[in-house]
RNA sequence: UACACCCCUGUGGGAGAGAUCCCGGCUCGACCGGGACGCCGAAGGAGCAACCGCCCUCGGAAACUCUCAGGCGAACGGACUACAGGGGCAGG
Numbered sequence: 001u002a003c004a005c006c007c008c009u010g011u012g013g014g015a016g017a018g019a020u021c022c023c024g025g026c027u028c029g030a031c032c033g034g035g036a037c038g039c040c041g042a043a044g045g046a047g048c049a050a051c052c053g054c055c056c057u058c059g060g061a062a063a064c065u066c067u068c069a070g071g072c073g074a075a076c077g078g079a080c081u082a083c084a085g086g087g088g089c090a091g092g
Stems, first nucleotide, its partner, number of pairs: 001091001005088009018037001020036006038072003044068001045066003051060003
């Protein structure tokens, strides 16, 4: 000390699926609690696969799969992403 890589922060974008039914409460709301069935995948989590390491029986591994969790009006959240700022590692 630049790019790449990793992490954090801010701003913007950001999907899917019952405003379901029953009971109770209530400030009578799309709210709160319990139960029921039906669904969603893009918080998190788990599983294996291509592939990689190793050459194996082991390890890593997805936006795939599972739905434990989460979610199914709006809001919140939201993987991922663009820009900006900050930090770290490594190389020279």

A computed fold for a 92-nucleotide RNA from an Acidimicrobiales bacterium, annotated as Glycine riboswitch aptamer.
Its mean pLDDT, the model's own confidence on a scale to 100, is 76.